[in-house]
RNA sequence: AUUAGAUAAAGGCAAACUACUCGAAAGAGUGGGACGCAAAGCCACUGGCCUAAAUCCCAGUAUUCAGAGGAUACGGCAGCAGGGUUGCCUGA
Numbered sequence: 001a002u003u004a005g006a007u008a009a010a011g012g013c014a015a016a017c018u019a020c021u022c023g024a025a026a027g028a029g030u031g032g033g034a035c036g037c038a039a040a041g042c043c044a045c046u047g048g049c050c051u052a053a054a055u056c057c058c059a060g061u062a063u064u065c066a067g068a069g070g071a072u073a074c075g076g077c078a079g080c081a082g083g084g085u086u087g088c089c090u091g092a
Base pairs, nucleotide, nucleotide: 002092003091004090005089012037013036017032018031019030020029021028022027035079041085042084043083045082046081047080048077049076050075055071056070057069058067
């Protein structure tokens, strides 16, 4: 440097749930807690998924107001996959 993760060790992260906080929501942060994880470190670049405050469309004859409903990410998910990037241990 490349490659693999069966065993072991040093250690690491932390799902659900929960308390508080932030957020319109999805979700996030911190503490508790461990289902799991060899990148479950980091980056929304590609696909995917979640949400829809704002914006736009939109019902009845017309107009106005409100608004069920619909569309939409500039909001999220890196613990959905791919990609990028950095890295611990062990074996070859």